[in-house]
A computed fold for a 341-nucleotide part of an RNA from a Caldifarciminota bacterium, annotated as large-subunit ribosomal RNA, domain IV. The coordinates come from a structure-prediction model, not an experiment, and the mean pLDDT is 86. The RNAcentral record of the full RNA draws on ENA. Taxonomically the source falls in Caldifarciminota (Bacteria, Pseudomonadati).
Context: one part of a larger RNA
RNA sequence: CCCUCGUUAAGGAACUCGGCAAUCUAACCCCGUAACUUCGGGAGAAGGGGUGCCUGUCGCAAGACAGGCCGCAGUGAAAAGGCCCUGGCGACUGUUUAACAAAAACACAGGUCUCUGCUAAGCCGUAAGGCAAAGUAUAGGGACUGACACCUGCCCGGUGCCGGAAGGUUAAGGAAGGGGGUCAUCCUCUGCCGCAAGGCAGGGGGGAAGCUCUCGACCGAAGCCCCGGUAAACGGCGGCCGUAACUCUAACGGUCCUAAGGUAGCGAAAUUCCUUGGCGGGUAAGUUCCGUCCUGCACGAAUGGUGUAACGACUGGGGCGCUGUCUCAACGAGGAGCCCG
Numbered sequence: 001c002c003c004u005c006g007u008u009a010a011g012g013a014a015c016u017c018g019g020c021a022a023u024c025u026a027a028c029c030c031c032g033u034a035a036c037u038u039c040g041g042g043a044g045a046a047g048g049g050g051u052g053c054c055u056g057u058c059g060c061a062a063g064a065c066a067g068g069c070c071g072c073a074g075u076g077a078a079a080a081g082g083c084c085c086u087g088g089c090g091a092c093u094g095u096u097u098a099a100c101a102a103a104a105a106c107a108c109a110g111g112u113c114u115c116u117g118c119u120a121a122g123c124c125g126u127a128a129g130g131c132a133a134a135g136u137a138u139a140g141g142g143a144c145u146g147a148c149a150c151c152u153g154c155c156c157g158g159u160g161c162c163g164g165a166a167g168g169u170u171a172a173g174g175a176a177g178g179g180g181g182u183c184a185u186c187c188u189c190u191g192c193c194g195c196a197a198g199g200c201a202g203g204g205g206g207g208a209a210g211c212u213c214u215c216g217a218c219c220g221a222a223g224c225c226c227c228g229g230u231a232a233a234c235g236g237c238g239g240c241c242g243u244a245a246c247u248c249u250a251a252c253g254g255u256c257c258u259a260a261g262g263u264a265g266c267g268a269a270a271u272u273c274c275u276u277g278g279c280g281g282g283u284a285a286g287u288u289c290c291g292u293c294c295u296g297c298a299c300g301a302a303u304g305g306u307g308u309a310a311c312g313a314c315u316g317g318g319g320c321g322c323u324g325u326c327u328c329a330a331c332g333a334g335g336a337g338c339c340c341g
Base pairs, nucleotide, nucleotide: 002335003334004333005332006331007330008329010327011326014325019322027051028050029049030048031047036041038147052069053068054067055066056065057064058063082320083319084318085317086316087315088314089312090311094106095105110145111144112143113142114141115140116139122131123130124129148307149306150305151304153237154236155235158234159233160230161229162228163227164226167225168224169223173219174218177215178214179213180212181211182210186205187204188203189202190201191200192199193198238256239255240254241253242252265299266296277293278292279291280290281289
């Protein structure tokens, strides 16, 4: 030096990514307690006072009031909230990456869509069979959203799903008919035998039926094309130019494109590049923070929008208190290290 503790002048977060860590606070009783609120809460809000023993006064008592005194010792595994203001996210209690993540992730009651009429749908299994369920649409499965409050706009052109069946297309299969191969009878040529009729052998031509290969009009479902519906289905939700008697801006107009051109609400946001945006607040000084503006690079409505009391080992900012975090370090206790044996 290091580890675990104890104490510290003056200052008091100047430390640091960040008050990380360590102080402070603390039990019980009494007084007292704001905004906000879903009227439950917020609340142990906050903030004060008291506590043992002795004496006196009062009181039936519990105790109250006044004065004085003591301030030490122990038990147990363990001796006990720091507080306030203000944002973000998630309603909440819960759940999770056993062993780097506990969260704004998952779940959640609640909401919506959709499937399923019971031998249910869905799921497991080759099957038998089983789960669903000894349930029956106030039930069960799937998907999305995620308490509550106020809400949830426009687009069905594409994709998906649902419905439709007139027309188009269309498989296996069927099939009128056509073509090829083979091939009896048939025609013909050559050779040999025979007096002849003819016989035998070989070649060529044509070719019925059958067998076989092949083409094939036409008849053939669902699907697709087609017609319609559907967005809490997947998804999407414009551009340019001009215009008001200062200027600026544009309620207004023109034009192009589209299936339709983003409504309410929110907005430099867990989203804003430019950007430390502008203004205001807080500080002596504030890339963070809070309020506001809107020029939204690139918010936006159940991939939910905006709020919201309560809740949170979540995350941002500020304040009071408090401190060895620091200015800036010091001393002490025990241990480890180190030396000798």